[in-house]
Molecule: c-di-GMP-I riboswitch aptamer
Organism: uncultured Syntrophotalea sp.
RNA sequence: GAUAAAGGCAAACCUGAAGCAAUUCAGGGACGCAAAGCCACGGAUCCCCAGCGGAUGGCCGGGCCGCCGAA
Numbered sequence: 001g002a003u004a005a006a007g008g009c010a011a012a013c014c015u016g017a018a019g020c021a022a023u024u025c026a027g028g029g030a031c032g033c034a035a036a037g038c039c040a041c042g043g044a045u046c047c048c049c050a051g052c053g054g055a056u057g058g059c060c061g062g063g064c065c066g067c068c069g070a071a
Base pairs, nucleotide, nucleotide: 001068008033009032013028014027015026016025017024018023031058037064038063039062041061042060043059044056045055046054047053
């Protein structure tokens, strides 16, 4: 952070699997993304068997790491 190039990720939805659930994983699929890479540290939202529990990093902040690059 270009109406550039190379490469990358993959929402909804469908199928299969795991889970009480939120949701996750694999395949298909592309709404979008310059950190849509990683981390639950603060906030937020969500779930339950309500606890010293769990989920979301594609909700915001923060931390770590990183591809390409004109003027």